[in-house]
RNA sequence: GCACCUGUAGCUCAAUUGGACAGAGCAUCUGACUACGAAUCAGAAGGUUGCAGGUUCGAUCCCUGCCAGGUGCGCCA
Numbered sequence: 001g002c003a004c005c006u007g008u009a010g011c012u013c014a015a016u017u018g019g020a021c022a023g024a025g026c027a028u029c030u031g032a033c034u035a036c037g038a039a040u041c042a043g044a045a046g047g048u049u050g051c052a053g054g055u056u057c058g059a060u061c062c063c064u065g066c067c068a069g070g071u072g073c074g075c076c077a
Stems, first nucleotide, its partner, number of pairs: 001073007010026004019057001028044005050066005
């Protein structure tokens, strides 16, 4: 340099392949329970869906460029 894959909550992952307000588990916080804690139960908070454009009535999903990471191949020395 070329090709392919990945990027969504603090972490690990969904979102029925274009449809309304993007969810789950863990973690965090609050409360209940307990002599206290752990465990358990209930609730809450947490998102520019990597960035910028485009298509569309409508984009996490489709197209283009860029950024970051990974895999393979290649070039120079």